[in-house]
RNA sequence: GGGCUCGUAGUGUAGCUUGGUUUAGCAUCGGACCUUCGGGAGGUCCAGACCCCGGUUCAAAUCCGGGCGAGCCCA
Numbered sequence: 001g002g003g004c005u006c007g008u009a010g011u012g013u014a015g016c017u018u019g020g021u022u023u024a025g026c027a028u029c030g031g032a033c034c035u036u037c038g039g040g041a042g043g044u045c046c047a048g049a050c051c052c053c054g055g056u057u058c059a060a061a062u063c064c065g066g067g068c069g070a071g072c073c074c075a
Base pairs, nucleotide, nucleotide: 001074002073003072004071005070006069007068010028011027012026013025020058030046031045032044033043034042051067052066053065054064055063
C1' cells in the first nucleotide's frame, strides 16, 4: 500500500441483508426496596448505549459515501 471482518450501556451480546410500532431487548455490574435475627440466594423497581461526520428517505442503530479505531490476510 491492497483486501476482508468488525465498532451498540461499566462489561458481554441480540437487533442490521426485511428501514417504521412498545422505554433499542437480554445477561451481568451499580442504586433503592421486599424477604431474613443477620447474611446469602430469590423477587420488584430505577439508572445507564447505537464510534464520528455527511448523504438518501416522510422516517436511519439498520441503506450509501468519507473518516477514526480494532483484528486477520496479502504484498
Predicted 3D model of a 75-nucleotide RNA (transfer RNA) from a Candidatus Aenigmatarchaeota archaeon. Lineage of the source: Archaea > Nanobdellati > Candidatus Aenigmatarchaeota. It matches the Rfam family "tRNA". The family's RNA type in Rfam is transfer RNA. Its mean pLDDT, the model's own confidence on a scale to 100, is 80.